[in-house]
RNA sequence: GCACGCUUAGCUCAGUGGGAGAGCGCUUCGCUUACAUCGAAGAGGUCGGGGGUUCGAAUCCCUCAGCGUGCA
Numbered sequence: 001g002c003a004c005g006c007u008u009a010g011c012u013c014a015g016u017g018g019g020a021g022a023g024c025g026c027u028u029c030g031c032u033u034a035c036a037u038c039g040a041a042g043a044g045g046u047c048g049g050g051g052g053u054u055c056g057a058a059u060c061c062c063u064c065a066g067c068g069u070g071c072a
Base pairs, nucleotide, nucleotide: 001071002070003069004068005067006066007065010024011023012022013021018055026042027041028040029039030038048064049063050062051061052060
């Protein structure tokens, strides 16, 4: 340099056009002498940046950035 893939919660990821979610983690409460387990509730997100298409974009298109794999 070229091709392909990825970027969503603190971490690992799902979500392929209309409600942003799960597991783990975190906080609070319950249970316990206490801790753990278990149960309940809760907080936490400009969906990598910008632009476009659309009535409507995490999702489609363009561009930029970062990361990974392969080729040279």
Transfer RNA from a Minisyncoccota bacterium, 72 nucleotides, folded computationally. The organism belongs to Minisyncoccota, within Bacteria. Its Rfam family is "tRNA". The sequence is in RNAcentral, with records from ENA.